[in-house]
RNA sequence: UGAGUCGGCCAGACAGCCGCGCGGAGAAUAUCCGUGAGGAAAGUCCGGGCUCCACAGGGCAAGAAUAACGGGUAACGCCCGCCGAAGGCGACUUCAGGACCAGUGCAACAGAGAUAUACCGCCGCACAUUGUGCGGUAAGGGUGGAAAGGCGGAGAUAAGCGCCCGCCCGAUGGCUGGAGACAGUUCAUCGCUGUAAACUCUAUCCGGAGCAACACCGUGGGAGAACACAUAGGUCUGCCCGACCGUUCUCAGGAGGUGGCUUGAGCCUGCCGGCAACGGCAGGCCUAGAUAGAUGGCUGUCUAAGACAGAACCCGGCUUAUAGACUUGCUCACAAA
Numbered sequence: 001u002g003a004g005u006c007g008g009c010c011a012g013a014c015a016g017c018c019g020c021g022c023g024g025a026g027a028a029u030a031u032c033c034g035u036g037a038g039g040a041a042a043g044u045c046c047g048g049g050c051u052c053c054a055c056a057g058g059g060c061a062a063g064a065a066u067a068a069c070g071g072g073u074a075a076c077g078c079c080c081g082c083c084g085a086a087g088g089c090g091a092c093u094u095c096a097g098g099a100c101c102a103g104u105g106c107a108a109c110a111g112a113g114a115u116a117u118a119c120c121g122c123c124g125c126a127c128a129u130u131g132u133g134c135g136g137u138a139a140g141g142g143u144g145g146a147a148a149g150g151c152g153g154a155g156a157u158a159a160g161c162g163c164c165c166g167c168c169c170g171a172u173g174g175c176u177g178g179a180g181a182c183a184g185u186u187c188a189u190c191g192c193u194g195u196a197a198a199c200u201c202u203a204u205c206c207g208g209a210g211c212a213a214c215a216c217c218g219u220g221g222g223a224g225a226a227c228a229c230a231u232a233g234g235u236c237u238g239c240c241c242g243a244c245c246g247u248u249c250u251c252a253g254g255a256g257g258u259g260g261c262u263u264g265a266g267c268c269u270g271c272c273g274g275c276a277a278c279g280g281c282a283g284g285c286c287u288a289g290a291u292a293g294a295u296g297g298c299u300g301u302c303u304a305a306g307a308c309a310g311a312a313c314c315c316g317g318c319u320u321a322u323a324g325a326c327u328u329g330c331u332c333a334c335a336a337a
Stems, first nucleotide, its partner, number of pairs: 001333005007327002010324001012302007020036006038308001042319002045317005050210004063205002066203002069081004083097001084095004098201002103199002105195003117148001119141002121137007149168005155163001169191005174185004214259004222251006233245004266285008
């Protein structure tokens, strides 16, 4: 210099004018002050808090795309570290990473045969011949993604075969190392396909519904109970006439209102422990809370203002969308010193 890889951070700023929600001051519908969306507020896919209902205890069923190991966390299917496998020269990336000697299923086409088989070939025997039949053989050919662990070789054999030898591959056991997954092994034994995102089995986890949850207040109207049925009482009215109406209590609850509602597994800074996720300590901070739903518009300057998109009970994650700007570590190639 070029190419690449892993992360981090911002998501326009400032000023003026007009306007809106919430809170406060104020006698006040004058006015003033403070404050007001996101990294994903989204999808609602996981894990919780909270609320109500159900529930003696135990089990089965059903459900889960939960599935190597160690750690973190309130918890998780999340995160960190690490192992194994696959890819890459490398930094690094990806993983649908338990079990097909419990049982069952499937393996199209091709092929004789897909888990137990002899089509061609080789060998033996019988028949007796352009050969046929029986038996042996997984060395050679052919089919296939996959066909008796692979390559080479000697002897033996009717012909052959890990039957034997050397090297290699794999599995199990032992031994060594490691916290563990696992790795190594000059030791021993062995060598009959694949598929579980096929049913299934094993382990683990799981009561249901969700803030329109739920709690409280609640004119009228409704239901029930008690008492009364009186020229009594109540309402309208200054009074009379007149008109209308049983009284009290309890229950559920529509419209509506209040709470739930934002101080919380909270945020920032520093130090300490840890490879890291994260944890501990100290100090500081309070940062939207609407209910038809506010958070907007215009102008000016900064070269230009332009992405995805907008809270609705609250947290921790994951996933998806995203213009542009800045930036850490590392790798490879080439060149120069």

Notes
This is a predicted structure of a 337-nucleotide RNA (Bacterial RNase P class A). The sequence was found by an Rfam model in a public genome assembly. It matches the Rfam family "Bacterial RNase P class A". It is annotated as a ribozyme. Rfam describes the family as follows. Ribonuclease P (RNase P) is a ubiquitous endoribonuclease, found in archaea, bacteria and eukarya as well as chloroplasts and mitochondria. Rfam links the family to the GO terms tRNA processing, ribonuclease P activity and dimeric ribonuclease P complex. Model confidence (mean pLDDT): 76 of 100.